[in-house]
A computed fold for a 103-nucleotide RNA, annotated as SAM riboswitch aptamer (S box leader). The prediction has a mean pLDDT of 86. It was read from a public genome assembly, where an Rfam model found it.

RNA sequence: CCCUUAUCAAGAGCGGCGGAGGGAACAGGCCCGACGAUGCCCGACAACCUGUGGCGUGAGCCAUAAGGUGUUAAAUCCUGCGGUAGCAACCGAAAGAUGAGGA
Numbered sequence: 001c002c003c004u005u006a007u008c009a010a011g012a013g014c015g016g017c018g019g020a021g022g023g024a025a026c027a028g029g030c031c032c033g034a035c036g037a038u039g040c041c042c043g044a045c046a047a048c049c050u051g052u053g054g055c056g057u058g059a060g061c062c063a064u065a066a067g068g069u070g071u072u073a074a075a076u077c078c079u080g081c082g083g084u085a086g087c088a089a090c091c092g093a094a095a096g097a098u099g100a101g102g103a
Stems, first nucleotide, its partner, number of pairs: 002102007013042001015041003021032003026080004043072003048068003051064005076095001081092004
């Protein structure tokens, strides 16, 4: 990098470092940011995989949070393609993110 599959509207600091842009990419919006964002560390959240405990004949379910990830503004911030005639709204797709497995 590619394939398969599950999830993506809940949750998470009034801490430390740092010092300019940031919200994946393109476009259009809309936001965050010197009252210090993005990022890093710590903390926290969550429970995908492993572990541990309980229940079950079993498939599996529940709990826990030690290990591996992940997440920690806004729905994956919204729209872009298709359907419900149009607006709005809803549903789906594409793209993307994360986990687990595979070539």